[in-house]
RNA sequence: AACGAACGCUGGCGGCAGGCUUAACACAUGCAAGUCGAACGAAGGCCCCUCUUCGGAGGGUGUCCUAAGUGGCGGACGGGUGAGUAACGCGUGGGAACCUGCCCAGCAGUACGGAAUAACCACGGGAAACUGUGGCUAAUACCGAAUACGCCCUACGGGGGAAAGAUUUAUCGCUGUUGGAGGGGCCCGCGUCGGAUUAGCUUGUUGGUGAGGUAAUGGCUCACCAAGGCGACGAUCUGUAGCUGGUCUGAGAGGAUGAUCAGCCACAUUGGGACUGAGACACGGCCCAGACUCCUACGGGAGGCAGCAGUGGGGAAUAUUGGACAAUGGGGGCAACCCUGAUCCAGCAAUGCCGCGUGAGUGAAGAAGGCCUUAGGGUUGUAAAACUCUUUCGCCGGGGAAGAUAAUGACGGUACCCGCAGAAGAAGCCCCGGCUAACUCCGUGCCAGCAGCCGCGGUAAUACGGAGGGGGCAAGCGUUGUUCGGAAUUACUGGGCGUAAAGCGCGCGUAGGCGGUCUGUUUAGUCAGGCGUGAAAGCCCUGGGCUCAACCCAGGAACUGCGUUUGAUACUGGCGGACUAGAGUCCGGGAGAGGAGAGUGGAAUUCCCAGUGUAGAGGUGAAAUUCGUAGAUAUGUGGAGGAACACCAAUGGCGAAGGCAACUUCCUGGAUCAACACUGACGCUGAGGUGCGAAAGCGUGGGUAGCAAACAGGAUUAGAUACCCUGGUAGUCCACGCCGUAAACGAUGUCUACUAGCCGUUGGGGGCGUUUGGCCCCUAGUGGCGCAGCUAACGCGAUAAGUUGACCGCCUGGGGAGUACGGUCGCAAGAUUAAAACUCAAAGGAAUUGACGGGGGCCCGCACAAGCGGUGGAGCAUGUGGUUUAAUUCGAUGCAACGCGAAGAACCUUACCUGGUCUUGACAUCCUGCGAACUUUCUAGAGAUAGAUUGGUGCCUUCGGGAACGCAGUGACAGGUGCUGCAUGGCUGUCGUCAGCUCGUGUCGUGAGAUGUUGGGUUAAGUCCCGUAACGAGCGCAACCCUUGUCCUUAGUUGCUAACAGUAAUGUCGGGGACUCAUGGGAGACUGCCGGUGAUAAACCGGAGGAAGGUGGGGACGACGUCAAGUCAUCAUGGCCCUUACGUCCAGGGCUACACACGUGCUACAAUGGCCGGUACAAAGGGCUGCCAACCUGCGAAGGUGAGCGAAUCCCAAAAAGUUGGUCUAAGUUCGGAUUGCAGUCUGCAACUCGACUGCAUGAAGUCGGAAUCGCUAGUAAUCGUAGAUCAGCCACGCUACGGUGAAUACGUUCCCGGGCCUUGUACACACCGCCCGUCACGCCAUGGAAGCCGGGAGUGCCCGAAGUCUGUGACCCAACCCUCGGGAGGGAGCAGCCGAAGGCAAGCUCGGUAACUGGGGCGAAG
Repeated sequence: AACGAACGCUGGCGGCAGGCUUAACACAUGCAAGUCGAACGAAGGCCCCUCUUCGGAGGGUGUCCUAAGUGGCGGACGGGUGAGUAACGCGUGGGAACCUGCCCAGCAGUACGGAAUAACCACGGGAAACUGUGGCUAAUACCGAAUACGCCCUACGGGGGAAAGAUUUAUCGCUGUUGGAGGGGCCCGCGUCGGAUUAGCUUGUUGGUGAGGUAAUGGCUCACCAAGGCGACGAUCUGUAGCUGGUCUGAGAGGAUGAUCAGCCACAUUGGGACUGAGACACGGCCCAGACUCCUACGGGAGGCAGCAGUGGGGAAUAUUGGACAAUGGGGGCAACCCUGAUCCAGCAAUGCCGCGUGAGUGAAGAAGGCCUUAGGGUUGUAAAACUCUUUCGCCGGGGAAGAUAAUGACGGUACCCGCAGAAGAAGCCCCGGCUAACUCCGUGCCAGCAGCCGCGGUAAUACGGAGGGGGCAAGCGUUGUUCGGAAUUACUGGGCGUAAAGCGCGCGUAGGCGGUCUGUUUAGUCAGGCGUGAAAGCCCUGGGCUCAACCCAGGAACUGCGUUUGAUACUGGCGGACUAGAGUCCGGGAGAGGAGAGUGGAAUUCCCAGUGUAGAGGUGAAAUUCGUAGAUAUGUGGAGGAACACCAAUGGCGAAGGCAACUUCCUGGAUCAACACUGACGCUGAGGUGCGAAAGCGUGGGUAGCAAACAGGAUUAGAUACCCUGGUAGUCCACGCCGUAAACGAUGUCUACUAGCCGUUGGGGGCGUUUGGCCCCUAGUGGCGCAGCUAACGCGAUAAGUUGACCGCCUGGGGAGUACGGUCGCAAGAUUAAAACUCAAAGGAAUUGACGGGGGCCCGCACAAGCGGUGGAGCAUGUGGUUUAAUUCGAUGCAACGCGAAGAACCUUACCUGGUCUUGACAUCCUGCGAACUUUCUAGAGAUAGAUUGGUGCCUUCGGGAACGCAGUGACAGGUGCUGCAUGGCUGUCGUCAGCUCGUGUCGUGAGAUGUUGGGUUAAGUCCCGUAACGAGCGCAACCCUUGUCCUUAGUUGCUAACAGUAAUGUCGGGGACUCAUGGGAGACUGCCGGUGAUAAACCGGAGGAAGGUGGGGACGACGUCAAGUCAUCAUGGCCCUUACGUCCAGGGCUACACACGUGCUACAAUGGCCGGUACAAAGGGCUGCCAACCUGCGAAGGUGAGCGAAUCCCAAAAAGUUGGUCUAAGUUCGGAUUGCAGUCUGCAACUCGACUGCAUGAAGUCGGAAUCGCUAGUAAUCGUAGAUCAGCCACGCUACGGUGAAUACGUUCCCGGGCCUUGUACACACCGCCCGUCACGCCAUGGAAGCCGGGAGUGCCCGAAGUCUGUGACCCAACCCUCGGGAGGGAGCAGCCGAAGGCAAGCUCGGUAACUGGGGCGAAG
C1' cells in the first nucleotide's frame, strides 16, 4: 500500500460496486425449458345455426379457449461450481486428414404409392409407480419404388443415393448439392509449481506392414514383423494446483495471486455405460452398480439445488422462500403470443470506493464548572452563553421525466423541480516512553496490568487504570489475518566465502561451460524495416455523460510476445583454408630427504655369557612401589636382536596434497635452464566418475629393542578413576587387504594477463673484472619489508586478500544438528548425503577503554623480614551479638560497626514500657474578650492537675489606646526522635597524602578512541631533565599557614636574678635588663659551596660550614572519582503517614536483665618486684553555682573554720617512675586483688532497682597464655605519672592533651597484604565476590526408536462380473419390399463370446495416527 475479509466500539444521507474464501456437506417447499392447432387424430368448453319431448341431438364456425397424445424444433444454449486435472488442460503461434442444425448466397428439385401406431375404446394386473392383451385411427411419424446436372464409391466397365406438406395464394416449409459465415473435433513448436531423502521408466510399450474403426489423422483397436522409445536440458514416482486476460504490490526487474467481469477447460450424489441427435456420452434425459434419503399394502417403487430464493450443518464469516418480463438477450411460433430465478429492478448488511452533512458570523467579564499550580496564576477557550444569519441532507406538502419507435414502465411514494417549519434530527474511534504527531495529576506498588520491537510496573510510573489536556483519522476508527514493499535478507538488474556463515584434503579426467591470430563462406544467434497476430474489458492518455467524484461512454496508445518476409554481416556460432605469440615435442646441461625395490653401516638403548667389584641402586618437590648379598648399580671385553638415523641442518631442497632425512645400487615420475628445430589451438576449468590420501582403528600372517593407550602398584589429594614415579599389553615395525577422516591450515579452489620499489636465500644461464675474494643482468622457486589499491578492522600487498577474464565448489541468524529418518559405502568402528518440530533475540567478527590474571617487567608502604611490647588464657570494666523482657528506645555491622553517636542513662536526659491526664494543644503566628505580670498559704491526688486563698496593681501614651505577659474562646494551624539516607542538601568515613585525574587546539583513526600522560634517566611526588605530532593549560604534588629546634631584636610584670646591696632564711626587699622565660618582629637552609658519578642535563653519593642538610621534626590541608558507604535521631528538606493521637503532660519502671559468644581496655601473675620510711626533678591545663592555702577534728573518706585568687601573683598540686635506707626470699606468697560481710563519708528532692569514695574483715581466678593476631623505625616503642572537657555526683580502667625515663632492629624485596606505571591474554563490563560447563532431582513442551494396533493412497495378480457397445449365432418371432404365396430379402427377441464398473481374495509398497517402554533435545527468579 492492498483485501470477496472477520472481530471490538460507534453509526446521519446518497451514488456506484461487490457479498459461503469453510462441508463438490445434506436438503423441506416454490419456481428456473418450453413452444408450435399454420404438421396430426381425438375429446371437452365457449359462441353461432337448425331441431327439440327442453333431458338434449345434429351441423357449423373461429387470429376463440383448455390441453393429454402423435409429430417438429428446442431441452448440447443460457445459469452454477472448481472436486478432478501438472495435461496439448491452458496460453501463444502454426498445421491438415474433418464435421457443422438453425442463418446467408447459388443451382436443381418437391412426382407416385404403401404399411402401421399412440391417443381413444374394451377387458385385465398392481398399494403405488406403472403396465399387459385385444380392437379403431391421422400426419411434416415410418417404408418402398421413380428421377439425379452437380454429389458419393469405383477395379473406370459401372454402381449407389432425395423429398412433406400447411395454407388466407402470399408465404412458411421439405430434398439434393456447391460456396460462405459462425461453431466444433484433431495434430504440432514454445511456455506453464515443489520434492533427487523419487534414478532409472516403458510390452500396445517405439516403429513398420495390413486390416478394422472414426466426421477425420493416428497403436485408436487387432494380426504379424523389428527391438525399439523416454531420461541428469530431470524420465518415472510423489505432493500441491483448474489455466488465462488480469488483480495487488514494486522505481523497475520481480514477488504474490487467479473473488466479481471476460475467454477456455472440467464437473453435475459416487463410479461405469451407451442411446437419441447437426451437436452429449447430456446439471433440471435413459440404463446399471454403490452410498444416502423418502413412500410402501413388504411384493416393489421414487429422488439428486456445484440453477434462483430458502433450510439444517460447518464456520471468525457472506443477503430476500421479493417484483417484472417494461428494457437487453434466448427458445418455440407465419404471427399474435407463450416461456425465460438469463436479465432488469427492488430488499438486507458501513463490506468497499466516491460525494455530502452534522451549521455560519460576531462574541473577553477571558463567565461558571473541570484540570493543573511555584497559590501569583495557567489551561479547557471564541470554545460556551448571548446576539445576528443560513437551511445542504433529512421531515412535511405539491409537481414530475428520460429510459419507448405508434402501444407496452417492474423500478416508481424514482431521479429532478417548487414550497413550509426550524439550529432544528445527525460524531465517533484510536493514540500521546522511543521508533511516531501528541503531557500532566491522581490511583496502584514486579500486584493489577501493558507490550509491534526495545521494554514498562518492586511508593514520587509522560509506558498499567482513571481524569484533564493534546495528537491523528473521521461515518468511521482500531485490532486480527493474508500478500507485496522496505529486505541488496536468494543479490538477472543487485551479495558474498583469510578471521563474521561459506574453498571439496589433493590430483587426473567425462559431459558441459569458456576459448589465440588472419581469411573465405553461411546467416543460426544478433540488429533493422514490412506484414499477420497479440479477443473484449482492464491499466495509461485525450475527449465526453451523470451538479462533482466514484462510475459510465467514445477514440487513441499500449499489449515489452509469437509467426512470417526482406535487408545488414561488425561480433558470437557452423563449415573450409592458413598462421605461431597459448600448449606440446626433439637435442644438451645441472639441482633435489620426489617415488618403489634390494643390499650395507656405525652410535645408542635393552637383553645374554663369562670377568672386575661391593652395598646399595633407581626415582622424586619429597618419597615409595621397584631392582640388589641368589652379587645389582658401576666398569671393561664378547655376543644377540629390533627400531630409529645425532652432527651436516637452514628463514634450505623435493612433491598435487598427505608427506619425504644414514650410505650404496637398480628401476622410475616431475620441475627447471640454455639454444635451434618441429607440430599447429592440440587449450582452461571440470557436475557425475576415478585415483591418491597423516594419525588412530580393523582383518590375516610375521616381528617386537625402545616407547607406550588399557591395566597394576606407589605417591599427591578432602577425593585423584589425573598430572609425578615403578612396571606393563594392544599398538608403534614388515607384507597384503580395508578404513577415507584431521585446526587434511596459507583456516586463502584452479588457470590467465596487468600493476612502484628495497633487502635476503636456493637452482640454472649470461656479461664485466680478477691478486684466489667479487660486481651487474635474465630466469624458475622460496622468505622479509613496503607504494598504490583493497579491507569492517586486523591485515594483504607481483607467492595479492590489488585490477580483469574463464570454470568449478560452497554460504544465507543462533541453538536443535552435522543429529534423526531414508539411501549409499564399510568386517566393524563408522563415513557420506542430510532435515523437521520446538526454542532464543540474538549468536558472531575485528578493534577500543577499563577491570581482572595462582601473566611479565619496574617501583613504593611497619607490607614482609629484623626487632621491642602486646592481644588471644585469668579477674574486672566497657561495647556488641544473642537470649530474655511489659520495655530491655534508636542508629552504627569486613577492612572503613563493636570504651562507636554517648565530652557523663539514679529523677531529668529519654526517644522505650505500664498506668493516669489534656485536645488550638508543652511550643509559633493571627483574631476576639477579660485580666498587669507575678506571688503567699491550704485541701485532694503518685503526680500531672483541680479547688480555695493572700499580696500586688507596674511601663509607654496624642488619653482613644498600645507593648510585653497571663487566662478563656474560635478556626486557620501547631506538633511527631513516625517511614523512606534507595527521593535529597549538608556533614563524614574509605581507597589515600596514593600520584594521579582531566581539558583546549592540533594530528592520527570510518569509529569507539588514541596522541599529549608513552620512551631514556631521576624523584617522596605526572618531582625535574632529555627525547618526542604534539603544543599548552587546569585540579592534585610541592610551596605559601600553625607549631617545634638556633640566633638577633622589641617592651621587662605577676616572670628572671649574674654583678651591687640587704635578710635568720626564701628574688623576700632595693635595684638590674645581662641570663631563663614570655610578647611582637626578623634572620637562617637554597643542593647555595667543594669533589665524584651521570648525556656536559635533571639528579644522586660523599664532604665542608652550620643549631638544623637535602621535604629538619610534627600538624592543618584530602584531586577526578569509588563504595545507591554512614547519617531523615544534630540540623535542613521532597513525598507518604498520625491529628481526643504515632501529638502533649505526669508517676513508676526500663535503657544497668544474663546460660552464652566476640571486640576494646584495666589490673595482674611478681624480686628489673611488693611493702615501709627518707629524698629529687616537669610540662600543660583548670578555677567565683569555683579552686580552696593554713589551722582544728576524724585511722580515713571527710567535716569545721577560713586567708588568697576571676589568677605568669592565690589555689588545685603530692608529680610518678627515679634515688636512698630497711624488709620480704620463690610461696598462690607481705604476689594478685576479684568477691562478700559490717561500719561509714559525700553529692543530690531522692543512691532499692542503679552512684562514687573510706575503714575493718574476707582474699577468687591467675605462676606469662593454643590456633591465630595487633602496634611501633627515634625522643619512636616501652614505661611513669599529670591535667582537662562532659559533670550535682559518677560507674573514666574511656577519650583528649602534657611532660619524665628512654631502647632494639631494618641483610634485603623471594614470599603475604595494599597501592602506582608500562606491557600481555580475556568468552569479564553488576567488571574474578566476574563469567560459565556437565550430571542429578522437579515441572512443561515438541520429537526419534519401539512388540504391536488403527486408518488412508497408489499399483500388481487372480476371482466374480451389472448395464452396455461390438462380434457370432439366431432352430423362436416379425407390418411395409420381392414372391411361384411355399417362402425369400431384411429385422428382432433370445443365447454365446471379448471388453468391462462396483465388489472379493492374495502378497507386498507407501503415507499418516496411536502405543507399554525407551533415547536424546528444548524451555523453566532464587535446588
Source information: Predicted 3D model of a 1423-nucleotide RNA (small-subunit ribosomal RNA) from an uncultured prokaryote. RNAcentral holds the sequence, with entries from ENA. It matches the Rfam family "Bacterial small subunit ribosomal RNA". Its family is annotated with ribosome and structural constituent of ribosome in the Gene Ontology.